[in-house]
This record gives sequence, structure tokens and C1' cells, in this order.
RNA sequence: CGGGGCGUAGCGCAGCCCGGCUAGCGCGCAACGUUCGGGACGUUGAAGUCGACGGUUCGAAUCCGUCCGCCCCGA
Repeated sequence: CGGGGCGUAGCGCAGCCCGGCUAGCGCGCAACGUUCGGGACGUUGAAGUCGACGGUUCGAAUCCGUCCGCCCCGA
């Protein structure tokens, strides 16, 4: 320098191709129930500028452009 993959909650991921529900699952965390207490289990809840900026659109995590970070391949 060229090509490809990835970036979404504290962690691991789905959703993206084909735009529209309140952005969801597991673990973790908090409160409560249960227990002598804890674990386990159950109920409820908090936590997201969907990497950044801009564009298209009535409407963008999703489409387009530029950029940033990480990883892989090639030169």
C1' cells in the first nucleotide's frame, strides 16, 4: 500500500442481507421472596448517544460516504 472480517448493556453474543413493535438473549449486578445464614431457585428492576461524524428517507443498529480502533491475508 491492497483485500477481507469485526465494533450493539459490565462480559459473551443475536438482530443488519430484505429500514418501521418499547433494541433483545445468556452470564453478571441490585432489590425482594425462600433459608438460621449462604448457595441454588423464583419474581422484579437498573444498565445502550448500536465505534465517530455526515448523507438518504416520513422513519436508520439496518442503506450510502468519510474517518477511528482491533484482527486476518497478500505485497